[in-house]
RNA sequence: GACCGAAAAAGGCAACCCUGUUGAAAAACAGAGGGCGCAAAGCUAAAGGGUCUAAGGCUUUUAAAAUUAGAGCUAAGACAGCCUGGCUUACCGAA
Numbered sequence: 001g002a003c004c005g006a007a008a009a010a011g012g013c014a015a016c017c018c019u020g021u022u023g024a025a026a027a028a029c030a031g032a033g034g035g036c037g038c039a040a041a042g043c044u045a046a047a048g049g050g051u052c053u054a055a056g057g058c059u060u061u062u063a064a065a066a067u068u069a070g071a072g073c074u075a076a077g078a079c080a081g082c083c084u085g086g087c088u089u090a091c092c093g094a095a
Base pairs, nucleotide, nucleotide: 004093005092012038013037017033018031019030020029021028022027036081042087043086044085047084048083049082050079051078052077056074057073058072059071060070061069
């Protein structure tokens, strides 16, 4: 130094709930409290897979047509705290 993740130290992040804002939604951001948990729970969503949503688009049902409503499909929209991968990334240092 690398791999790895025991002990301890210094710290870090923040599940969930509440309020507000943005958004069609999924969800994100901010704030008070709080600490589910995490050794990368730091970054990367066009590195791959997976999951969620469906504004718009397509198809379909009712009924000959329009409108409305329902159903199905669709993501370069979302999730990095789903997994794998990547990064001249980061604290400590046992086996």
Notes: Predicted 3D model of a 95-nucleotide RNA (c-di-GMP-I riboswitch aptamer) from a Syntrophomonadaceae bacterium. The coordinates come from a structure-prediction model, not an experiment, and the mean pLDDT is 82. Rfam family: c-di-GMP-I riboswitch aptamer. Its family is annotated with cyclic-di-GMP binding in the Gene Ontology. The model forms 95% of the base pairs in the Rfam consensus.